[in-house]
Predicted 3D model of a 78-nucleotide RNA (transfer RNA) from a Pyrodictiaceae archaeon.
RNA sequence: GGGCCCGUAGCCUAGCCAGGAUAGGGCGCCGGCCUUCUAAGCCGGUGAUCCGGGGUUCAAAUCCCCGCGGGCCCGCCA
Numbered sequence: 001g002g003g004c005c006c007g008u009a010g011c012c013u014a015g016c017c018a019g020g021a022u023a024g025g026g027c028g029c030c031g032g033c034c035u036u037c038u039a040a041g042c043c044g045g046u047g048a049u050c051c052g053g054g055g056u057u058c059a060a061a062u063c064c065c066c067g068c069g070g071g072c073c074c075g076c077c078a
Stems, first nucleotide, its partner, number of pairs: 001074007010027004020058001028046006051067005
């Protein structure tokens, strides 16, 4: 330098192909119940304007473009 993949709560992840209005789940965390206590279990709550910007559209996590960050492969120099 070239190609491909990924980026969504504190962490992991679904949704993206094929746009549809309130972004779902698990763990965690907080409160309660239960228990002699803890753990487990049960109930309730909690947090993401989806990496940034722009474009298309009535409507964008999703499509397009430019960046940023990460990973893998190839090439070049030495």
Taxonomically the source falls in Pyrodictiaceae (Archaea, Thermoproteati, Thermoproteota, Desulfurococcales). It matches the Rfam family "tRNA". Rfam links the family to the GO term triplet codon-amino acid adaptor activity.